RNA sequence: GGGGGUAUAGCCAAGAGGCUAAGGCAAAGGUCUGCAAAACCUUCAUCCCCGGUUCAAGUCCGGGUACCCCCU
Numbered sequence: 001g002g003g004g005g006u007a008u009a010g011c012c013a014a015g016a017g018g019c020u021a022a023g024g025c026a027a028a029g030g031u032c033u034g035c036a037a038a039a040c041c042u043u044c045a046u047c048c049c050c051g052g053u054u055c056a057a058g059u060c061c062g063g064g065u066a067c068c069c070c071c072u
Base pairs, nucleotide, nucleotide: 001071002070003069004068005067006066007065010025011024012023018055027043028042029041030040031039048064049063050062051061052060
């Protein structure tokens, strides 16, 4: 230098144009308890950034950034 992949909550992770963006772990608050633990309830996402397409974008397209892999 060329090509490919990945980027969604503190961490893991689903989602493939139309919802309220699943779920698990963690965290915070609550119920319970003599105090805890466990259990149960509740809360926690401008979807990496900037544009474009569309009535509608996490999802499609272009550019950029970061990381990973391959080629040179």